[in-house]
Lysine riboswitch aptamer from Shewanella fodinae, 193 nucleotides, folded computationally. RNAcentral holds the sequence, with entries from Rfam.

RNA sequence: CUGAGAAGUAGAGGCGCGCCUGAUAUGAGUAACGACAAGCAGGGUGAUACCGUUUGAUGUGUCGUGAAAGGAUCCGGUGCCGAAACAGCUGGAACCAUCAAUUCCGUUGUUGGGGCUGUUCCCGAACAGGGACAGCACUGCCAUGGUGGGCUAGAAAUAGCUGGAUUAAUUGCCGUGGAGCGCUACUGAAAAG
Numbered sequence: 001c002u003g004a005g006a007a008g009u010a011g012a013g014g015c016g017c018g019c020c021u022g023a024u025a026u027g028a029g030u031a032a033c034g035a036c037a038a039g040c041a042g043g044g045u046g047a048u049a050c051c052g053u054u055u056g057a058u059g060u061g062u063c064g065u066g067a068a069a070g071g072a073u074c075c076g077g078u079g080c081c082g083a084a085a086c087a088g089c090u091g092g093a094a095c096c097a098u099c100a101a102u103u104c105c106g107u108u109g110u111u112g113g114g115g116c117u118g119u120u121c122c123c124g125a126a127c128a129g130g131g132a133c134a135g136c137a138c139u140g141c142c143a144u145g146g147u148g149g150g151c152u153a154g155a156a157a158u159a160g161c162u163g164g165a166u167u168a169a170u171u172g173c174c175g176u177g178g179a180g181c182g183c184u185a186c187u188g189a190a191a192a193g
Base pairs, nucleotide, nucleotide: 001193002192007187008186009185010184011183014081016080017079018078019077020076022074023073024072032065033064034063035062036061037060043051044050046099047098048097084111085110086109087108088107089106091105092104093103094102112139113138115136116135117134118133119132120131122130123129141178142177143176144175145174146173147172149162150161151160152159153158
């Protein structure tokens, strides 16, 4: 000198991302249960098994009683800044009689962030909400290029005059590009050659 700015700590973006309790509305006068009436063979499941059913199921009508879950809004609390979300894969776990589906953990890939609009699918009772894709601006970070002087008039925008400019400076503004394994600040390294 190379290794080498590896690694670590603390932070930033903002309608920022997740989780939890509670309250409220919706769900819904729905499901379910009971009574009565008519009626007659298939019903409970995605499938199998199994179960109930002619001692009349499911379904229909009337009357009575009458939920819940998920999701949503708000207050509060809490973990955080690949927070988290989505997709794929493998294995395990949970649930179930078994499989499937679903949920959780792991792993690979994509996405800086939120918003609006459109399309579509899934979930959903839903026109709420969510996911995926596309578009539109907004916003933060880094890199890069340009610009950012003075005086007068003017409320301002701006206009006129004028100086300097191959350097440095600092907040600002404009353009282009990129991606979170990023960015900012601090600390800061081995073996080996």